[in-house]
Small-subunit ribosomal RNA, 5' domain from an uncultured bacterium, 523 nucleotides, folded computationally. The RNAcentral record of the full RNA draws on ENA and SILVA. Rfam family: Bacterial small subunit ribosomal RNA. Rfam links the family to the GO terms ribosome and structural constituent of ribosome.

Context: one part of a larger RNA
RNA sequence: GGAUGAACGCUGGCGGCGUGCCUAACACAUGCAAGUCGAACGGAACUCUUACGGAAUGAGACUUCGGUUGAAUGAGGUUUGAGUUUAGUGGCGGACGGGUGAGUAACGCGUGAGUAACCUGCCUUUCACAGGGGGAUAACGUUUGGAAACGAACGCUAAUACCGCAUAACAUAGCGGGGUCGCAUGGCUCUGCUAUCAAAGAUUUUAUCGGUGAGAGAUGGACUCGCGUCCGAUUAGAUAGUUGGUGAGGUAACGGCUCACCAAGUCGACGAUCGGUAGCCGGACUGAGAGGUUGAACGGCCACAUUGGGACUGAGACACGGCCCAGACUCCUACGGGAGGCAGCAGUGGGGAAUAUUGCACAAUGGGCGCAAGCCUGAUGCAGCAACGCCGCGUGAGGGAAGACGGUUUUCGGAUUGUAAACCUCUGUCUUUGGUGACGAAGAAGUGACGGUAGCCAAGGAGGAAGCCACGGCUAACUACGUGCCAGCAGCCGCGGUAAUACGUAGGUGGCAAGCGUUAUCC
Numbered sequence: 001g002g003a004u005g006a007a008c009g010c011u012g013g014c015g016g017c018g019u020g021c022c023u024a025a026c027a028c029a030u031g032c033a034a035g036u037c038g039a040a041c042g043g044a045a046c047u048c049u050u051a052c053g054g055a056a057u058g059a060g061a062c063u064u065c066g067g068u069u070g071a072a073u074g075a076g077g078u079u080u081g082a083g084u085u086u087a088g089u090g091g092c093g094g095a096c097g098g099g100u101g102a103g104u105a106a107c108g109c110g111u112g113a114g115u116a117a118c119c120u121g122c123c124u125u126u127c128a129c130a131g132g133g134g135g136a137u138a139a140c141g142u143u144u145g146g147a148a149a150c151g152a153a154c155g156c157u158a159a160u161a162c163c164g165c166a167u168a169a170c171a172u173a174g175c176g177g178g179g180u181c182g183c184a185u186g187g188c189u190c191u192g193c194u195a196u197c198a199a200a201g202a203u204u205u206u207a208u209c210g211g212u213g214a215g216a217g218a219u220g221g222a223c224u225c226g227c228g229u230c231c232g233a234u235u236a237g238a239u240a241g242u243u244g245g246u247g248a249g250g251u252a253a254c255g256g257c258u259c260a261c262c263a264a265g266u267c268g269a270c271g272a273u274c275g276g277u278a279g280c281c282g283g284a285c286u287g288a289g290a291g292g293u294u295g296a297a298c299g300g301c302c303a304c305a306u307u308g309g310g311a312c313u314g315a316g317a318c319a320c321g322g323c324c325c326a327g328a329c330u331c332c333u334a335c336g337g338g339a340g341g342c343a344g345c346a347g348u349g350g351g352g353a354a355u356a357u358u359g360c361a362c363a364a365u366g367g368g369c370g371c372a373a374g375c376c377u378g379a380u381g382c383a384g385c386a387a388c389g390c391c392g393c394g395u396g397a398g399g400g401a402a403g404a405c406g407g408u409u410u411u412c413g414g415a416u417u418g419u420a421a422a423c424c425u426c427u428g429u430c431u432u433u434g435g436u437g438a439c440g441a442a443g444a445a446g447u448g449a450c451g452g453u454a455g456c457c458a459a460g461g462a463g464g465a466a467g468c469c470a471c472g473g474c475u476a477a478c479u480a481c482g483u484g485c486c487a488g489c490a491g492c493c494g495c496g497g498u499a500a501u502a503c504g505u506a507g508g509u510g511g512c513a514a515g516c517g518u519u520a521u522c523c
Stems, first nucleotide, its partner, number of pairs: 001523004006519005013393006019386002021351001026349003030346003035092003040089002043086006051078002056073002060069003099304003108229008118221002123217007131165001133163002140155006171196011201209002230276003237267003242264008279301004283294004306327005329340004357383001359382003365379001366377004396426004406417004430464001431460006440450001467512005472493003478507005488495002
């Protein structure tokens, strides 16, 4: 000198774009952050409607005044059809998106290869198919337990829920034959026999959306290997599933991944093991470069979700807002038993030098579900707060010497502040007020949170807008007074003990400027 997710002191006009718990992966009140589909299904509730039926009211008529008849209105109920809503069954999605960096020195990451050892829902494409049956179960009803959370028994019912059967191949498995290729195990292809395995319907009724099997692609993932990846030898030996083999199990798949048996190996001064520290990278900062430092924001990968363990479901998880168990903590309780997990967005307490609103909207972009309309979306788009950073603009411009007053200083002549002010002539950026008023909306039309914002037009008036640090040398900038080794300054050298350009104040000057200094850290 440059840089920062900065903080502190003094000061502070505006705008644009960014950034904002680096500490306690500490504990969390409250609200929201993952739903959706009635075009899979049976119900339930409500509304309208069709028909039946008719409680009640009862015009009018008759009357022996007791009553009889009775147009019209028409409750509740049964029933036909339609619509709305949706607790439950079922499907898809909750494995994405969002957060954090605790752990991890590791095939975790980076880079380059490999899989003749693998999987892949939705999507694209190709081929083929969808025949015929069955038994349940929630909801619901009845009874019942419990303070609650939540159940239990019996009975009824549907499906794109579940289960047999049929059909069956370029699938799988077994036994064969031929061809071809390679990288060792082997791969690909043609063909014969045997065995095994599919399916689901919905709908405005006319086109769609779906279902099943198989091939290919795309996307996403899994595994293996070469090389690279911090400090310590005041850590020198480490290792028994350890190293290898055979067989078996398990996995999508190879493999001590697991197990039984057999052998005694394997790693290590080219630093094993142990200890400490740490998420890695693209990048960022600095530097002429080499290098050094760093990993906030943005992007990729990994790991984690109160601590530890476990599996279930599923194409995909050993699953942040799923389940089970154990621990700690918090809450409810009728003491029998239950509930919870902000390292999502806001917000609270605490810690700290220190870090924001319990905001608006799904209008755009994107995501989930749905044929769609649409619903959901604290992703996202915006707004709010903070000079935290970068960039831009303003705080006026021109003229104006009696070099005014005042201040400071003085050798008392003056010098300086200083064209500075006053005064004259202008301007209107920003600001204030009023008017108008978008792009972003893709389109035939409709649809904007931001936002009456930006922009534009008009008017007003120099009016509302400058500080901070320094002035001995390094280092640009000096005098006066006060103080008297005191009070104090200080990055280094050093200053202060009676004429201090070094302390304090004032005037002046220098530097930077909505900032200026200080502190911390890196180069």